[in-house]
RNA sequence: CUCUUAUCCGGAGUGGUGGAGGGACUAGCCCAAUGAAGCCCGGCAACCCGCUUGCUGCAUUCAGUAAUAUUGUGUGCGCAAGCAUGGUGCUAAUUCUUGCAGGAGUGAAUUCUUCUGAUAGAUAAGAG
Numbered sequence: 001c002u003c004u005u006a007u008c009c010g011g012a013g014u015g016g017u018g019g020a021g022g023g024a025c026u027a028g029c030c031c032a033a034u035g036a037a038g039c040c041c042g043g044c045a046a047c048c049c050g051c052u053u054g055c056u057g058c059a060u061u062c063a064g065u066a067a068u069a070u071u072g073u074g075u076g077c078g079c080a081a082g083c084a085u086g087g088u089g090c091u092a093a094u095u096c097u098u099g100c101a102g103g104a105g106u107g108a109a110u111u112c113u114u115c116u117g118a119u120a121g122a123u124a125a126g127a128g
Base pairs, nucleotide, nucleotide: 001128002127003126004125005124006123007122008121013041015040016039017038021031022030023029025099027097028096042091043090044089047087048086050083051082052081053080054079055078057077058076059075060074062072063071095120100117101116102115103114104113105112
């Protein structure tokens, strides 16, 4: 960098440092010297690794048996709930709104409102 899958209306600081930008891009609209980005610390979250508990889920080991029965037993996977040591991520505004297509309503309008899907983007996990 490309592809696949999932998620994106919830959550998170009156801290330190820094010193002018930031919110991907477009058009808007915002944030910012009452201090932007970045960095540190703190926090949030639970995608991955890991761990705990449960299961009237599936497979299977062993015991047992006439038996592939009941039952017990351990293991793997799955599902549900939880934990937060590790890997990431996130920590103004819904991904701030928007862009393309369509539906409904509205209108003088290529207007406004609203809904659905796509595109784009972000993050995670996997693959190349």

SAM riboswitch aptamer (S box leader) from Desulfosporosinus acidiphilus, 128 nucleotides, folded computationally. NCBI's taxonomy places the organism under Bacteria, Bacillota, Clostridia, Eubacteriales, Desulfosporosinus.